[in-house]
Order: sequence, then structure tokens, then C1' cells
RNA sequence: CGAGAGGUCCAGGCGAUCGCUCCACGUGACUUCUGUCGGCGUGGGGAGGAAAGUCCGGGCACCUCGGAUCAGGAUGGUUGCUAACGGCAACCGGCCGUGAGGCUAGGGAAAGUGCCACAGAGAGAAGACCGCCUACCCCGUGCGCAAGCGCGGGCGGCAAGGGUGAAAGGGUGCGGUAAGAGCGCACCGCGGUCCUGGUGACAGGGCCGGCAGGGUAAACCCCAUCCGGUGAAAGACCAAAUAGGGGAGGCGCAACGGGCGAUGAUCCGCGUCCCGUCUCCCGGGUAGGUCGUUCGAGGCCGGCGGCGACGUCGGUCCCAGAGAAAUGGUCGCCCCCUCCGGUGACGGAGGGACAGAACCCGGCUUAUCGGACCUCUCGCGUC
Repeated sequence: CGAGAGGUCCAGGCGAUCGCUCCACGUGACUUCUGUCGGCGUGGGGAGGAAAGUCCGGGCACCUCGGAUCAGGAUGGUUGCUAACGGCAACCGGCCGUGAGGCUAGGGAAAGUGCCACAGAGAGAAGACCGCCUACCCCGUGCGCAAGCGCGGGCGGCAAGGGUGAAAGGGUGCGGUAAGAGCGCACCGCGGUCCUGGUGACAGGGCCGGCAGGGUAAACCCCAUCCGGUGAAAGACCAAAUAGGGGAGGCGCAACGGGCGAUGAUCCGCGUCCCGUCUCCCGGGUAGGUCGUUCGAGGCCGGCGGCGACGUCGGUCCCAGAGAAAUGGUCGCCCCCUCCGGUGACGGAGGGACAGAACCCGGCUUAUCGGACCUCUCGCGUC
């Protein structure tokens, strides 16, 4: 210098001016004395790295008297971190990369079941299409006196080589054989067992075994671990008008009617209640209001422990809190990018992302103009 790998951070800056919202203090008007006003003044706070998706995990709140199990769901190498997690850290195995590094649902296929299309002989405790072979047995035949040697066929043998397929019962080599084959042997792989190292996943080594019913579990399933439901419209408190409910009392009972009481039964009358109306009281709910609600597994700085995630100690700071929802507009100067003009200094035009808190927190995922910095790798060149 070029090409890369991993990570941290910023998210245009300054000023003026006009607003919006919340808080504190002061103050004005009205007032039912407690508040009200899109009151006034001064000072202060006012979006994010993702506030997003709502995909995981937790806090908090309510529901269930309490507990267990089934069903269902999630997760799946190991050891840790954490409030918890499906997150994170370190490490192990596998795959990719020259490398820095990256990716990885990575338990079980001798518990059982299913599936393996097409092609192919055979897709499973499988199989012989092409091919290789005629040692043994049988038939025919040639030569030979005979033993036997050939040729063709049958009965067969083989699983090397070819072929099919995503996948065909270890690989390479030597020996061996009629041809072959873990049939034998060496090395590699694999299985078992023991030893060593490691907390562990696992790694290394010794010995034994000739090699074993292939693959598939983000197929059912089995094993292990975890999970009760709902969700701020959770929930707590205050509480109007109107309507309705309950209670007490007063009046009416004029008219019609009904229930009950005394009777063996019926009727009349009487009493009482239903009924109407007024006053007072009680309780529930609604509208509305207050809280929950922002001091928190909190931010920043430093020390210590740890490879690290993280933990702990000390110091310091208070940092949005609305409720249909504030966090914005304009102007000036500067910064960055693009285009145009100009030899140039420079001038002009356009642009500056994704996005917008709503109970809070830890993650993951997704979106994102542009920029700064740190560490590391490979290649080339120079000293």
C1' cells in the first nucleotide's frame, strides 16, 4: 500500500427566535374553601440504538383453599454467568476458510412404528443386470492304449470391476484363490475394554475384536430438564347526576282490585300489606378523578476478583412521564455527500438515514444515510 476478520462508539454541531409538555418557586382572577384557569412570570427536565416486531425471559398485579398427576408446549455438546431465559461467556466435537475467523436443534436409530420417490437385480437382518470363474459334480464331444489333457453345455461359485441411485454391509495396499472375498496380514477407520490427562464435553495411549440389522428423530416416538392462567383495558382508592335496589317515618287509601288475619265454609265490615306520594338514611355500579407510574436487577467513574460472561466495594448523578397523547417550526453560520459552473481560490442547487416512549427491566430479531476508533490476519514493496 492492497485485500480481509473481529469489535467499540457517534447518530450533524453552535446560536437566535416562536411554540408544546412536565416539575419547582413566586403571583393574579374566580371560588361552593377546596379547587379552577388551553392564567402570568422566573428557573429546570423533555425519545432510541433500535423507543420497532411483541419472539423469548423476569419483576409487579389479580385469579385458584392447597397439592399432585395426565394432556400440551418449549429446550437439547460441556462447564459456567444470571432474577430468569430459547440469552450470554469460555471450552469440546463436526464442517468451511491459506489465515485472522465463521457456521453449527450438537441427546437416543440393538424400545417400538413409519418412510426411503424415480432409477435399479437388490432400499434391508437386501441383492446378481452386465461381468469374473469352471477347482468340485453331471452331460456331450475331440485327442490319447491308459492316467489324463482340451472344447461346449448344465449344475453352480463370486461380489473384485462396471452399471442404478441421495444412499448398495468399512478404505488403501500386499498376500491368497478357479475367480473372489477381512479369507489372512499391515496401516487408517470402527466397536469393546483398561490406563493417563481434564470439574466436564472430550483428548491421547495400550490391549482385544475381522467389522457387526444402511439412512432418516426441525417423522411419530423415547429420555432428561423447564413451564399454572391472565396482562396496566392488571389492579387499588375516592366518587356525581339520573334511573333502579334496601330500610325508617309521615300522608293518602277517594275509586277499582288482590293477598293475609279471626270462621267448619261463604259473604259483608274492620285491620294490615301490596299501591301512590313526600322526607331522611344505607349500600352497589356507571361517568369522572387519584394512585399504580417511573429511584431502577438504574447510569457514569474508579479499585479488587475472574480468561470471560459477570460479581463485589467505594465515589458520584437523578436523567421524559403525556393520557389521544408534549419532545416541534423558522432563520443564520459551520460540517459531510452528490451534481453544475470555473484553470483556480470559490460560487450555486439539492440532500443528510431507520425511525417516535405509553408499567418497568434483561435479551433476541429486524430496519438504518454516513462517519470515527481499536485489535488481528493474508499478500506485495521498502529499510
Molecule: Bacterial RNase P class A
Organism: Planctomycetota bacterium